[in-house]
Context: one part of a larger RNA
RNA sequence: GGCACAUGGUGAAUGCCUUGGCAGUUGGAGGCGAUGAAGGACGUGGUAAGCUGCGUUAAGCGUCGGAGAGGUGCACACAACCUUUGACCCGGCGAUUUCCGAAUGGGGAAACCCGUGCGGGGUCAUGCCCGUACAUCCUGGGAUGAAUCGAUAGUCCCAGGAAGCGAACCCGGGGAAGUGAAACAUCUCAGUACCCGGAGGAAAAGAAAGCGACUGCGAUUCCCUCAGUAGUGGCGAGCGAACGGGGAACAGCCUAAACCGAUCCCGGUGCCAAGUCGGCGGACGUUGCCGGGGCGGUGUCGCGGGACCAACCUUGUCUACUGCCGUGCGACAGAGGAGUCAGAAAGGUCCAUUCCUAGCCGAAUCACCCUGGAAAGGAGAACCAGAGACGGUGACAGUCCGGUAGGCGAAAGGAAUGAACUCUCCUGGUUGAGUUCCCAAGUACCACGGGACACGGGAAAUCCCGUGGGAAUUCGGGAGGACCACCUCUCAAGGCUAAACACUACCAACUGACCGAUAGCGCACAAGUACCGUGAGGGAAAGGUGAAAAGAACCCCUGGCGGGGAGUGAAAUAGAACCUGAAACCACGUGCCU
Numbered sequence: 001g002g003c004a005c006a007u008g009g010u011g012a013a014u015g016c017c018u019u020g021g022c023a024g025u026u027g028g029a030g031g032c033g034a035u036g037a038a039g040g041a042c043g044u045g046g047u048a049a050g051c052u053g054c055g056u057u058a059a060g061c062g063u064c065g066g067a068g069a070g071g072u073g074c075a076c077a078c079a080a081c082c083u084u085u086g087a088c089c090c091g092g093c094g095a096u097u098u099c100c101g102a103a104u105g106g107g108g109a110a111a112c113c114c115g116u117g118c119g120g121g122g123u124c125a126u127g128c129c130c131g132u133a134c135a136u137c138c139u140g141g142g143a144u145g146a147a148u149c150g151a152u153a154g155u156c157c158c159a160g161g162a163a164g165c166g167a168a169c170c171c172g173g174g175g176a177a178g179u180g181a182a183a184c185a186u187c188u189c190a191g192u193a194c195c196c197g198g199a200g201g202a203a204a205a206g207a208a209a210g211c212g213a214c215u216g217c218g219a220u221u222c223c224c225u226c227a228g229u230a231g232u233g234g235c236g237a238g239c240g241a242a243c244g245g246g247g248a249a250c251a252g253c254c255u256a257a258a259c260c261g262a263u264c265c266c267g268g269u270g271c272c273a274a275g276u277c278g279g280c281g282g283a284c285g286u287u288g289c290c291g292g293g294g295c296g297g298u299g300u301c302g303c304g305g306g307a308c309c310a311a312c313c314u315u316g317u318c319u320a321c322u323g324c325c326g327u328g329c330g331a332c333a334g335a336g337g338a339g340u341c342a343g344a345a346a347g348g349u350c351c352a353u354u355c356c357u358a359g360c361c362g363a364a365u366c367a368c369c370c371u372g373g374a375a376a377g378g379a380g381a382a383c384c385a386g387a388g389a390c391g392g393u394g395a396c397a398g399u400c401c402g403g404u405a406g407g408c409g410a411a412a413g414g415a416a417u418g419a420a421c422u423c424u425c426c427u428g429g430u431u432g433a434g435u436u437c438c439c440a441a442g443u444a445c446c447a448c449g450g451g452a453c454a455c456g457g458g459a460a461a462u463c464c465c466g467u468g469g470g471a472a473u474u475c476g477g478g479a480g481g482a483c484c485a486c487c488u489c490u491c492a493a494g495g496c497u498a499a500a501c502a503c504u505a506c507c508a509a510c511u512g513a514c515c516g517a518u519a520g521c522g523c524a525c526a527a528g529u530a531c532c533g534u535g536a537g538g539g540a541a542a543g544g545u546g547a548a549a550a551g552a553a554c555c556c557c558u559g560g561c562g563g564g565g566a567g568u569g570a571a572a573u574a575g576a577a578c579c580u581g582a583a584a585c586c587a588c589g590u591g592c593c594u
Base pairs, nucleotide, nucleotide: 001593002592003591004590005589007587008586009585015579016544017543020515021514022512023511024510025509026508027507028506029504030503031165032164039100040099041098042055043054044053046078047077050074051073061094062093063092064091065090066089070082071081072080105114106113107112115134116133117132118131119130120129121128136162137161138160139159140158141157142156143155144154169200170198171197172196173195174194180187184234210217211216221248222247223246224245225244231239232238252496253495254494255440259297260296261295264293265292266291267290268289269288275284276283277326278325279324280323281322282321302474304439305438306437307436308434309432310431311430312429313428315333316332317331318330335427336426337425338424339423347422348421349420351418352417353416354415355414356413357412359408360407361406365381366380369378370377382399383398384388390402391401392400445469446468447467448466449465450464451463452462455481476491477490478489479488480487531538532537551578554565555564556563557562
């Protein structure tokens, strides 16, 4: 020096464990914010660095409930305290809530600086302190008011609203490239990523100017299928329907116009005006009448609908400038009906039921024996079960503890459903004739240029934009994939609409042939922390004594660290650098070899 074995050191693998994750299911909730949010800064404890909580009333204050013996958070110490006159803790409702932040009196390098008006405190007085108001925009209303008479702009005041944040889902406005085509330009990726705007608990869509095919269907949305079909395509790569069928869920409505009415504004008219329900007589007529705008009624459709006109039926009373007669628009009452989740709209009160936000009750074994530090194990003998889910307890517990099955419970706040009352709304219908009137216009459509449709300009319909041109009103218009005819379907150019369908930051319960600390979220730990970066941004490592601290009094070596005794403990080679403790590596010992 090597090899082998043994004993240690170092080291952290492995095994076991789990407080944390991952993926889901069901239900809830689906928003917060100028009454100042989300997120922060700084404070706040007897001692207090971090986390948590809270805000000068600062690990908290009040009150109403729950609960019932301990408590002063993580956090294990000392001190000082609180508590059956009910503390701590849990829940509801309140109070307080510095400064920054949409940040909003002005400024600003966020958490700072500087104001003005009014009220109050203090001072002889100013400075100072406290309270409150003071940003902008939009909508509505009002006052004032230029050049310039009126008017308008402007200015000011009042009321209401907005803003900002938020995981995904949704709608709209914009909109790539890597890539694929084995290169690449049309094409693809893809209307994806990304940016912007907007909304809701869902959003969007939606009640046929639709499909279909000679039989018919009957708003929208979603799923399965049709079907990788028909098509489209440098006919390459690729892209890719619809009809029909089967399901989920179902719901339909309101305006514009014609016509009528009263009234406000604007313009016009002008005394034998026009006209004032019909007839006769009178009277009125710038406080009238006509036109336009606004308002109320009517009306809403494709076997075309409505208006106008006529006829018939239909509770009462009043009612047309005046007198009488007639009609009855309308008003009121009565009766009937309907209703806030669309179809008109705000709800309120009270009651009942069921939930949510704290909780409560809840069966049944043993001081028998054995092992052990410990019984829940073994053996024996019992019991409960609408409960043998799960977790804990000194090893493996239906019957020890918390729970579980099952049942019960709310002063306060909230949700849903139902009823009543209040409230709100509605009330004419049928038939018939008409070549009378209306039925959404710079619209439809056309040309050119684009885009969307599975459809790349194609035979290219359909839908939507830009520029230019530019119809018809039911004897009408649009569509049926160029176009025309026949036929069929259907009424655009206004609007609303639940459910079925998407998502999950958040709350509750539950589940897993999911992970088990190099795994599982980046984070089981002071984790988006430490640290890195000017910054955008990047981004860790790090779990385990023991059943219980019983965490080693005392003695010895020592500056300390560390160690040896003693003691605790089942165990200390479980001693805090703490479960197990592999290997590399190091050392000591023994043997063999050189």